[in-house]
RNA sequence: AGAUAAUCGCUUGAGUUUGCUCAAGAGGAAAGUCCGGACAGCACAGAACAAGAUAGUCGCUAACAGCGACCAAUCGUAAGAUUAGGGAAAGUACCACAGAGACUUAUACUGCCAAUUUUGUUAGUUCGACUGACGAGAAUGGUAAAGGUGAAAAGAGUGAGGUAAGAGCUCACAGCGGUAUGUGGCGACAUGUAUCGGAGGCAAACCCUAUUUGCUGCAAGGAGUGCUAGAUACCUUUGUUCGAGGAUGCACGUUCACCGCGCGAGUGUUUGGGUAACCAGACGCCUAGAUAGAUGAUUAUCGGCUUCCUUCGGGGAGUUACAAAAUCCGGCUUAUUGA
Numbered sequence: 001a002g003a004u005a006a007u008c009g010c011u012u013g014a015g016u017u018u019g020c021u022c023a024a025g026a027g028g029a030a031a032g033u034c035c036g037g038a039c040a041g042c043a044c045a046g047a048a049c050a051a052g053a054u055a056g057u058c059g060c061u062a063a064c065a066g067c068g069a070c071c072a073a074u075c076g077u078a079a080g081a082u083u084a085g086g087g088a089a090a091g092u093a094c095c096a097c098a099g100a101g102a103c104u105u106a107u108a109c110u111g112c113c114a115a116u117u118u119u120g121u122u123a124g125u126u127c128g129a130c131u132g133a134c135g136a137g138a139a140u141g142g143u144a145a146a147g148g149u150g151a152a153a154a155g156a157g158u159g160a161g162g163u164a165a166g167a168g169c170u171c172a173c174a175g176c177g178g179u180a181u182g183u184g185g186c187g188a189c190a191u192g193u194a195u196c197g198g199a200g201g202c203a204a205a206c207c208c209u210a211u212u213u214g215c216u217g218c219a220a221g222g223a224g225u226g227c228u229a230g231a232u233a234c235c236u237u238u239g240u241u242c243g244a245g246g247a248u249g250c251a252c253g254u255u256c257a258c259c260g261c262g263c264g265a266g267u268g269u270u271u272g273g274g275u276a277a278c279c280a281g282a283c284g285c286c287u288a289g290a291u292a293g294a295u296g297a298u299u300a301u302c303g304g305c306u307u308c309c310u311u312c313g314g315g316g317a318g319u320u321a322c323a324a325a326a327u328c329c330g331g332c333u334u335a336u337u338g339a
Stems, first nucleotide, its partner, number of pairs: 002302007010025006027322001031333002034331005039217004046242004051213005056070005071085001072083004086208002091206002094201002107154001109147002111143004116138009157173005176198001177196008221259002224252004233248001234246004266285008303320007
């Protein structure tokens, strides 16, 4: 979230000389029905279990999965944006395809190394064949640093030493995490020192932890009284159990109308507090209540937007979004016009 005026019409309220007069009359989303409540009933209440919801910290609020500020991680040159942001050192499950191999901390594809053995070339020699060097093959053993696959692989890196060849095997540096402790902060956290060889991911998987949740809903509800019966039955409260309530039968009454139905966790201005969300005070304001369902129509002028013409003064044409109360409120989401 167009404005003003006039005429006519509709609904509600007040007044009334009953003729009429005055005042008000659909939104920021009324939509979605996704959250939270007020209110009403069960009901004079409740408890336990199950199931559900939320999840960094501190505030705001009637409350919330909302709002504000801050912290952390990731992204971005930056302004900023996103986050289903507690726990993987309690347990269970899963990690496709590729790859040798993805928890029995597994497995060895290309490789590297060692002595044994077969063999080729070559040098030396005391010329029997040994010794050495460079290769090839076999089986055995060691290895996981290098390469390949992959999102990720001996589940953290770089460098040096060490080793037959290698590896935190050892050391140094830098990072993640744990423990202890100092400083700053309400806190999440940040930062400093020391120490530990501890270490895949995943909880929007089951699970654990903390906090929290009755159900139905305005077509809720407003109407009961008396008598009889009464059980372990039946019904309501319910997801289950315990507990609680009850004529469920008969007689009378009620059923329309009316109430609920709009004064509110309301709203305008301003002062103070607070970074803010918000809170408190002062002075004002009252702003639909229909029930097949009112809140409108016409005319004129002005305003906005688009476009054409123009002698630049202006003139003409078109158009003016999304959409419509039904118990109410605080949010979120979606649609849409302009600043």
A computed fold for a 339-nucleotide RNA from a sheep gut metagenome, annotated as Bacterial RNase P class A. Its mean pLDDT, the model's own confidence on a scale to 100, is 76.